This is a predicted structure of a 335-nucleotide part of an RNA (large-subunit ribosomal RNA, domain IV) from a Pseudomonadota bacterium. The full RNA is in RNAcentral, with records from ENA.
Context: one part of a larger RNA
RNA sequence: CUACUGCUAAGGAACUCUGCAAAUUGCACCCGUAACUUCGGGAGAAGGGUGGCCUAACCGACUCGAUCGGAAGGUUGCAAAAAAAUGGCUCGAACGACUGUUUAUCAAAAACACAGGACUCUGCAAACCUGCAAAGGGAUGUAUAGGGUCUGACACCUGCCCAGUGCUGGAAGGUUAAGAGGAGGUGUUAGCCGCAAGGCGAAGCACCAAAUCGAAGCCCCAGUAAACGGCGGCCGUAACUAUAACGGUCCUAAGGUAGCGAAAUUCCUUGUCGGGUAAGUUCCGACCUGCACGAAUGGUGUAACGAGUUGAGCACUGUCUCAGCAGUAGACCCG
Numbered sequence: 001c002u003a004c005u006g007c008u009a010a011g012g013a014a015c016u017c018u019g020c021a022a023a024u025u026g027c028a029c030c031c032g033u034a035a036c037u038u039c040g041g042g043a044g045a046a047g048g049g050u051g052g053c054c055u056a057a058c059c060g061a062c063u064c065g066a067u068c069g070g071a072a073g074g075u076u077g078c079a080a081a082a083a084a085a086u087g088g089c090u091c092g093a094a095c096g097a098c099u100g101u102u103u104a105u106c107a108a109a110a111a112c113a114c115a116g117g118a119c120u121c122u123g124c125a126a127a128c129c130u131g132c133a134a135a136g137g138g139a140u141g142u143a144u145a146g147g148g149u150c151u152g153a154c155a156c157c158u159g160c161c162c163a164g165u166g167c168u169g170g171a172a173g174g175u176u177a178a179g180a181g182g183a184g185g186u187g188u189u190a191g192c193c194g195c196a197a198g199g200c201g202a203a204g205c206a207c208c209a210a211a212u213c214g215a216a217g218c219c220c221c222a223g224u225a226a227a228c229g230g231c232g233g234c235c236g237u238a239a240c241u242a243u244a245a246c247g248g249u250c251c252u253a254a255g256g257u258a259g260c261g262a263a264a265u266u267c268c269u270u271g272u273c274g275g276g277u278a279a280g281u282u283c284c285g286a287c288c289u290g291c292a293c294g295a296a297u298g299g300u301g302u303a304a305c306g307a308g309u310u311g312a313g314c315a316c317u318g319u320c321u322c323a324g325c326a327g328u329a330g331a332c333c334c335g
Base pairs, nucleotide, nucleotide: 001330002329003328004327005326006325007324008323010321011320014319019316027051028050029049030048031047036041038153052075053074054073055072058070059069060068061067076080088314089313090312091311092310093309095306096305100112101111116151117150118149119148120147121146122145128137129136130135154301155300156299157298159231160230161229164228165227166224167223168222169221170220173219174218175217179213180212184208185207186206187205188204191200192199193198232250233249234248235247236246259293260290271287272286273285274284275283
């Protein structure tokens, strides 16, 4: 010096991204225990006390044997849960209700799941899924069932828009395939005409082919947002000023309601005010000028819960001021 371990004057988080790590607490019994709350909890809340051994009466419980408990007195030690094992605590906030699940091998979480809610499909040879098929699952189930999608306990709620996209329904009209249909046309040539070159050309065969008929779909007409999604601008106006309940105008399918708001969302921004600190870009409470919250891509609250995130305090400490000593194993020296 390295690793691990023990102790430390005074101070006690001044360390640091962060009390990381360490320390404190720890067992049993007794007393005592707040806000809040879904009345279950919170709660081992917090906080305080007692604890070994000996003695002899008395009392209580009991399955009347054992044993356990209460009360009194005495006694040893520095120390009696004498070792080991064995919760630190409190207050505020965001997120997720909760127990659970997850990136085997850098992420355990606010992610996933969840009970609950909603929409939608499915009448059974079900929908849906696997398979080329037979077949199998769904299910030896039958709409209080099964599949899909979204949301995510609970409480209070969930506003407006169907123009676009999707889905569902409709069937008058437009468009529309194969197919049907076959007007008409072309090729070929028996024959005919011609001196010849060549021309005309029936039937048959072959090919092309118009009108007309012709489904769903699309166009079209409605419905539907807990379907995908969307939810404005400019100007003026009140007897101080400021602001604008009010008015005008343009555009839209409709112009963001309740609630919340510098937020896990706020760029400007360390916004402004208040609280906490001697001092606070974090934190908490407000304000609203929401760059760019907002209602099941759910909104706002919420007791309990969390090896989760963030802020504060008490206790405690070698985290630090600032380092020292000791032990074990190495390193190092001799052999």